[in-house]
Context: one part of a larger RNA
Molecule: small-subunit ribosomal RNA, central domain
Organism: uncultured bacterium
RNA sequence: CCGUGCCUACAGCCCACGUAAGCCGCUUUCUGCAUGCGGUGUGAAAUCCUGGAGCUUAUCUCCCGAGCUGCCUUCGAUUCUGGAGAGCUAUAGUCCAGGAGAGGUGAGUGGAACUGAAUUGUGUAGAGAUGAAAUUCGUAGAUAUGCAGGAAGAACACCAGUGGCGGACACGGCUCAGUGCCCACAUAGAGACUCUGACAUGAGAGAGUGUGGAGCGCACACAAGAUGAGAUCCCGUGAUUGUACACCCUGAAAACGAUGGAUGCUAGCCGUGGAGAAGCUUGUUUGUCAGUGGCGCAGCUAACGCUUUAAGCAUCCCGCCUGGGGAGUACGGUCGCAAGAUUAAAACUC
Numbered sequence: 001c002c003g004u005g006c007c008u009a010c011a012g013c014c015c016a017c018g019u020a021a022g023c024c025g026c027u028u029u030c031u032g033c034a035u036g037c038g039g040u041g042u043g044a045a046a047u048c049c050u051g052g053a054g055c056u057u058a059u060c061u062c063c064c065g066a067g068c069u070g071c072c073u074u075c076g077a078u079u080c081u082g083g084a085g086a087g088c089u090a091u092a093g094u095c096c097a098g099g100a101g102a103g104g105u106g107a108g109u110g111g112a113a114c115u116g117a118a119u120u121g122u123g124u125a126g127a128g129a130u131g132a133a134a135u136u137c138g139u140a141g142a143u144a145u146g147c148a149g150g151a152a153g154a155a156c157a158c159c160a161g162u163g164g165c166g167g168a169c170a171c172g173g174c175u176c177a178g179u180g181c182c183c184a185c186a187u188a189g190a191g192a193c194u195c196u197g198a199c200a201u202g203a204g205a206g207a208g209u210g211u212g213g214a215g216c217g218c219a220c221a222c223a224a225g226a227u228g229a230g231a232u233c234c235c236g237u238g239a240u241u242g243u244a245c246a247c248c249c250u251g252a253a254a255a256c257g258a259u260g261g262a263u264g265c266u267a268g269c270c271g272u273g274g275a276g277a278a279g280c281u282u283g284u285u286u287g288u289c290a291g292u293g294g295c296g297c298a299g300c301u302a303a304c305g306c307u308u309u310a311a312g313c314a315u316c317c318c319g320c321c322u323g324g325g326g327a328g329u330a331c332g333g334u335c336g337c338a339a340g341a342u343u344a345a346a347a348c349u350c
Stems, first nucleotide, its partner, number of pairs: 005320002008303001012318001015202002021196002025088007035077001038074002041071002049065001051063004094188001098183002103179001105177005110156001119148001120146003126137002164171001208249001210247003217243002222238002225235001260317006268295005274289002277286004299306002323350003332343004
């Protein structure tokens, strides 16, 4: 580079934004960049190919022809691509008036709640744990119980729903402030303004790192107790870092729908949350749009299965794959406080 591919066999970046770049609606006029046709020139010889000749043949040598798929120039063509002009409204986006929602940030606040600890009243010998026990707690008064009072930290029962919102990670008590996105109906105006996106930039669970305060519960490490042949596990008792907060770093996840994004087309049926429309019987029916689920034709698939939310039929752009191991490793570069991350081989071996 070509070709086959990327749900599960190797392969879709964790997600967005956006630069370069690639791609791009409808109608019409011009142009003739690009493209096709014809002509001229050139495309050395040798080589290759066709036919023939000469060494006895072959190899070899010689001759004729074809070819040299290319380049330049020129005449002419204009469906498509490109360029220029004009127009359009079906893409995209904006305006008016509405609607839904755990969307994000900051501040405040709540308890018929829950948990353990400390204090206090009653009360007495056990409690707790387990398959069974023990470690453990308890006569220095535990466990239990009291609408006894107070403080602390963390999390927000029911509602709650393959329900909602968000680009992904994620988001759930309540209130306030300012704020992002989305949706349908209708009306204006605008007139291709699109899609993708290398590099870069930003967001990004949990664990982990740094500094500071906080620390109820849970709980890596660790300790002792069990189990067992052993038990560096499972079980139980304790318990520190941590988990929570503020600021910063890290950027690795089975970051999954193991399915990149955008657009158009291709039978239906049944749910569910949001919002319009049209009927009339005025509380229902029909139908629509953008979501979210379950089935299921055609089609696809190695099969499993997917099936208008495609893994179907097509177009555009990006990323990635090329036998198993060695190896997502070594070396080097970049980033990081570190842990590590990213980029990424080869020898050898089957």